[in-house]
RNA sequence: AGAGUUUGAUCCUGGCUCAGGACGAACGCUGGCGGCGUGCUUAACACAUGCAAGUCAAGGGGGGCCGCAAGGUCAACCGGCGAACGGGUGCGUAACACGUGAGCAACCUGCCUAAGUGUGGGGGAUAGCCGGCCCAACGGCCGGGUAAUACCGCAUACGAUCACUAGUCGGCAUCGACAUGUGAUGAAACUUUCGAGGCACUUAGAGGGGCUCGCGGCCUAUCAGCUUGUUGGUGGGGUAAUGGCCUACCAAGGCAUCGACGGGUAGCUGGUCUGAGAGGAUGGCCAGCCACAUUGGGACUGAGAUACGGCCCAAACUCCUACGGGAGGCAGCAGUGGGGAAUAUUGCGCAAUGGGCGAAAGCCUGACGCAGCGACGCCGCGUGGGGGAUGAAGCAUUUCGGUGUGUAAACCCCUGUUGCUCGGGACGAACAACUGGUUUUGACCAGUCUGACGGUACCGGGUGAGGAAGCACCGGCUAACUCCGUGCCAGCAGCCGCGGUAAUACGGAGGGUGCGAGCGUUGUCCGGAAUCACUGGGCGUAAAGGGCGCGUAGGCGGCCUUGUAAGUCUGAAGUGGAAGUCCUUUUUUCAAGGAAGGAAUUGCUUUGGAAACUAUAAGGCUUGAGUGCAGGAGAGGUUAUCGGAAUUCCCGGUGUAGCGGUGAAAUGCGUAGAGAUCGGGAGGAACAUCAGUGGCGAAGGCGGCCAUCUGGGACAACACUGACGCUGAAGCACGAAAGCGUGGGGAGCAAACAGGAUUAGAUACCCUGGUAGUCCACGCCCUAAACGAUGCGAACUGGAUGUUGGUCUCAACUCGGAGAUCAGUGUCGAAGCUAACGCGUUAAGUUCGCCGCCUGGGGAGUACGGUCGCAAGACUGAAACUCAAAGGAAUUGACGGGGGCCCGCACAAGCGGUGGAGUAUGUGGUUUAAUUCGAUGCAACGCGAAGAACCUUACCUGGCCUUGACAUGUCCGGAAUCCUGCAGAGAUGCGGGAGUGCCUUCGGGAAUCGGAACACAGGUGCUGCAUGGCUGUCGUCAGCUCGUGUCGUGAGAUGUUGGGUUAAGUCCCGCAACGAGCGCAACCCUUGCCAUUAGUUGCUACAUUUAGUUGGGCACUCUAAUGGGACUGCCGGUGACAAACCGGAGGAAGGUGGGGAUGACGUCAAGUCCUCAUGGCCCUUAUAGGUGGGGCUACACACGUCAUACAAUGGCUGGUACAAAGGGUUGCCAACCCGCGAGGGGGAGCUAAUCCCAUAAAGCCAGUCGUAGUCCGGAUCGUAGUCUGCAACUCGACUACGUGAAGUCGGAAUCGCUAGUAAUCGUGGAUCAGAAUGUCACGGUGAAUACGUUCCCGGGUCUUGUACACACCGCCCGUCACACCAUGGGAGCGGGUUCUGCCAGAAGUAGUUAGCCUAACCGCAAGGAGGGCGAUUACCACGGCAGGGUUCGUGACUGGGGUGAAGUCGUAACAAGGUAACC
Repeated sequence: AGAGUUUGAUCCUGGCUCAGGACGAACGCUGGCGGCGUGCUUAACACAUGCAAGUCAAGGGGGGCCGCAAGGUCAACCGGCGAACGGGUGCGUAACACGUGAGCAACCUGCCUAAGUGUGGGGGAUAGCCGGCCCAACGGCCGGGUAAUACCGCAUACGAUCACUAGUCGGCAUCGACAUGUGAUGAAACUUUCGAGGCACUUAGAGGGGCUCGCGGCCUAUCAGCUUGUUGGUGGGGUAAUGGCCUACCAAGGCAUCGACGGGUAGCUGGUCUGAGAGGAUGGCCAGCCACAUUGGGACUGAGAUACGGCCCAAACUCCUACGGGAGGCAGCAGUGGGGAAUAUUGCGCAAUGGGCGAAAGCCUGACGCAGCGACGCCGCGUGGGGGAUGAAGCAUUUCGGUGUGUAAACCCCUGUUGCUCGGGACGAACAACUGGUUUUGACCAGUCUGACGGUACCGGGUGAGGAAGCACCGGCUAACUCCGUGCCAGCAGCCGCGGUAAUACGGAGGGUGCGAGCGUUGUCCGGAAUCACUGGGCGUAAAGGGCGCGUAGGCGGCCUUGUAAGUCUGAAGUGGAAGUCCUUUUUUCAAGGAAGGAAUUGCUUUGGAAACUAUAAGGCUUGAGUGCAGGAGAGGUUAUCGGAAUUCCCGGUGUAGCGGUGAAAUGCGUAGAGAUCGGGAGGAACAUCAGUGGCGAAGGCGGCCAUCUGGGACAACACUGACGCUGAAGCACGAAAGCGUGGGGAGCAAACAGGAUUAGAUACCCUGGUAGUCCACGCCCUAAACGAUGCGAACUGGAUGUUGGUCUCAACUCGGAGAUCAGUGUCGAAGCUAACGCGUUAAGUUCGCCGCCUGGGGAGUACGGUCGCAAGACUGAAACUCAAAGGAAUUGACGGGGGCCCGCACAAGCGGUGGAGUAUGUGGUUUAAUUCGAUGCAACGCGAAGAACCUUACCUGGCCUUGACAUGUCCGGAAUCCUGCAGAGAUGCGGGAGUGCCUUCGGGAAUCGGAACACAGGUGCUGCAUGGCUGUCGUCAGCUCGUGUCGUGAGAUGUUGGGUUAAGUCCCGCAACGAGCGCAACCCUUGCCAUUAGUUGCUACAUUUAGUUGGGCACUCUAAUGGGACUGCCGGUGACAAACCGGAGGAAGGUGGGGAUGACGUCAAGUCCUCAUGGCCCUUAUAGGUGGGGCUACACACGUCAUACAAUGGCUGGUACAAAGGGUUGCCAACCCGCGAGGGGGAGCUAAUCCCAUAAAGCCAGUCGUAGUCCGGAUCGUAGUCUGCAACUCGACUACGUGAAGUCGGAAUCGCUAGUAAUCGUGGAUCAGAAUGUCACGGUGAAUACGUUCCCGGGUCUUGUACACACCGCCCGUCACACCAUGGGAGCGGGUUCUGCCAGAAGUAGUUAGCCUAACCGCAAGGAGGGCGAUUACCACGGCAGGGUUCGUGACUGGGGUGAAGUCGUAACAAGGUAACC
């Protein structure tokens, strides 16, 4: 420090997720030791039991026990001090509660310290105790007597307090301090061991507390107004003290958008975690403060409490009870139950530290010191070290060779941390006290005594590698890979995503990686997240500029001078507790931990100084802003009048059959006279041309002409005011269309509605009608894609060009012109900016000021609440839940019922077919024991199959075989081989006979046959979606790419686009491109012309013959080898002087001469595991192998492809002519003979330019048929035969005779073909025993048409749009149906909280008191003062009644929303999405 994830890819925006650190944690697996920490985050829920606050006998009098006594001991009571500390918890509290800094001239203070003064003299009671009584208990009553450092008067008063009173000094407003005099008031307690310890008053201090103030720190405005003791004053009361703290009266204030009041949440801080920091989160342990002690209220005592282990009352709960009444409060330490994912021992000790009491010894102390439990955290240590290769075994894997685990183990040599055991054994301890000594009487020294932890830490001896390793992960992020199992199952998952038969992602294993007594998971916080942006973000299109203006508060503000010092800067002082963090040093063997010092604590306060800037005060200035005077532009606004064109309607004339409307129609109008046309009239609305990216206005918006009233802006010159300015939360005004209310108006248009069409439907698009509305007046509504999707104002920053308004200069007779400068409005563009697109002096550039707004998509601009509105609705505006995206710009493709250009038998023009018939053949379907399998739009269907009777054959049935029909290896035996009998359908089984070979080092070996047992064979079994190879297709279409360079952030672009041209990315020109590759073309084969060479089996002019038969010849034809020839080369024209095209000449051939082979990058998971090869899986007496028979040939039907026809351009009969290319020894087979024929016999020739297949047919010459189901057509069937073959029944071909079906040119639709082509005619080959109407090849005869590219199909190229990228067979919307989830409304119901009014009123305090009681003082007494009880008044807790607010839960029913592989209906959107879309 970043990474993954939106896309085919890219850049950006933007969310989600991960890697880090942390924790009072929990859970899972695992677990050796020690040190230091830490441990109910939940029920402030309820608590059994024990302990947690006592002490003092030197305050008091008695009592018990021991003792002869002196005395000792125990401790109930009175009394003193303490119990307000220490310990716990975080309920409440948003507050002067806390933090920080000030203040109190408005205060208190026990114990302690220092100083001063005093401690005189009296009195009356009362516990304990004794006696009696009540009582379950707690406890209580009566009588008697008694003490005090308990209680009460009196005296005294250095000080103190109060009142009055000359003064002095000081301050901060009220005032304070000191001081003089007089008066008034108020004290005490004594004990003693004689050392001492107390008590009272006063002053001062220290420490502690109280009160006040500034500032600081949560959320919510869907809480906007709150407040009556409220705000202030005066008098009084109260308090330690100020104060509405309380009370009476008076005034009417006080607080609040700088957020009052209300609601929610919360103890605050030092700190802690994180972070580079700024920040964010947090407040457990430790420390400071606060609050609380079952809940609520209350006071008492006291220096201090409104008191955790005190009191009173009320309430709930628990316990005891004799039913009358009582007792209790663990949020102290342990512990129990409960809650919970979860948190410990009913331990030891006061030895240390600290606290209370005491003169002290000492006592008390669950504070504290220790121990126990928990890997809860941090830190440290160990589980061994060295050597050791046959790289052992095992395991895993394997290409079977090996490789990994792995020096790891074994084995050898060591060590001894830790453990176990034995022995020694601490520091923490020094005080106090006592004894002794010294001494300046302050104190010091020595000795004695004291340890819970603990026989612990630590040290030493012994023992023996012995007792001590796991957890998570291994697809990417992210370090680490293989095998097996599973088969969208089981499962995983933090995000992306894995799993549907080869899973590095599931589970196991081997191996590896990481960390290690731990490792993972879960939760939470910070970080990454610049993803709330102060540091440090944005708003044209991604989320985001308010519809627009005016303007209040607020924020910001021109130039100069002077002052002040609030901000600002700087120096100093105080404070910023300790601990913590950081640095240094030190101590535990190290570390964690501990100790010391420093730094820091960014803050607050006080004070000295500076005066630039901001602020403020005063004075001035004119440039910002404004005002006046002049001329001018304009659909700016308001009101009223007027005008013409057009539509419609009405009246009249002419006139006759249609009009209107559409893609085409119909509804509609019209013979009752429409439409057309002419004249007249009525009425409403809107204003053609001018008209212009022209003008005006803040925006919405504004358009005939004239007039009235009126707003604003620009320019020019001069004068004036003197910062008067900019922005603008709240507020106010305006605000298209539609809509609403009232009243008018209504020509045209036109929601709704009606009808007609269209359609599968058509509640639409189209048509005919038509009402609200549109118009006017007044009043509402307040929203728009209210858009420049761009807030307002100001300044600065190159230009070019058009246009509107004003002014000026030059020139000019006029029309025109050139230039300057302001203000507006456009286009193009520099720098710059931007993700890109784009913006660019009218900024989206560079800056400043102010306002508004945004923070992933959906839910949702929805719900609830509030405000506004007559309503419709508007404004404000969430959450639950859900997804991992949603989005912007640009790129490459693909697509479009987008566009341009071009091509192709693509259409058109033609010729011939298919679709109709019967047959052949293939397919589907059906059938079957089986009808084996594959191929399925073009690109499957006379396809694999160049040929199924058996075989083939893979299928079915029956009967057999199991190392096998076939390969290799081991062992045994026999050569091999041949002949043959029986059984059986055959496979097969049981027999008989012949036969002994070759090489040899004599051991044996090679080949072959049979047998045995294992390794293995075998599989046309599965997967073409695991593959190779081969093939089809787009398409013989002209395309597909690369290197370097350039452009772009990038995907990519350029090149390859453009202008021409071509069959062609063919060539030329141009050009940030220059070159190159695969394709095109050419090179190859064949055919067309010529030449040369060569002539047998070919040819033959000469001779010869029945005959190229023979001789001669190679000129010709031909054969087959080598060459030539054609290149737009030449001429003319067009073109751009190019490429090229058009025409012509010559030529056998002319612009690729014809044909073939040749198939770029790629697409279709196209086809093929049944050609072959091959991974994986499956079968192994069977899914292998042999065999007989059957099937692949079935047949209601549907489709494809051929052949044959329907006839006269023909059929039949007779005669006659001319090919090419092939094949042939298991073969082709001549002549001749037989048969009507298929064929048979026969055997010559031929391994082929020699012989044979082999007569070519159409054609031509004759004859016949005469338009008919025929002398057409030949299916079907019968009979008889031939051939092949082991065998023609299922199931062959052919022949002869007989039979003679459908069919008379074929609906919608559809196919082929552009020249030696279509059409037509025959011939041959492969396969093959036999079996073509198929297929491949060959020649014969031999046409028609193409104007042209509008349309259909396919393709190429450029461009455009896109929400598509599995790419339009795409994407995608809404209702309905089903399941689940959260949520709104809802008659209500239930709970919490709060407010208002009323009732009630415990304890307590205060006031009053006429009832009762009363020791101290006064009084001779009566009595009084004072006190108490009771009563009563005020306040008030609990409680009750009634009504509101708010919040939570629940609710029949109901509303929408979300989610859910394969439901229904349609097709709304994305392309012109088929009616452009959207607000």
This is a predicted structure of a 1479-nucleotide RNA (small-subunit ribosomal RNA) from an uncultured bacterium. It matches the Rfam family "Bacterial small subunit ribosomal RNA". Its mean pLDDT, the model's own confidence on a scale to 100, is 84.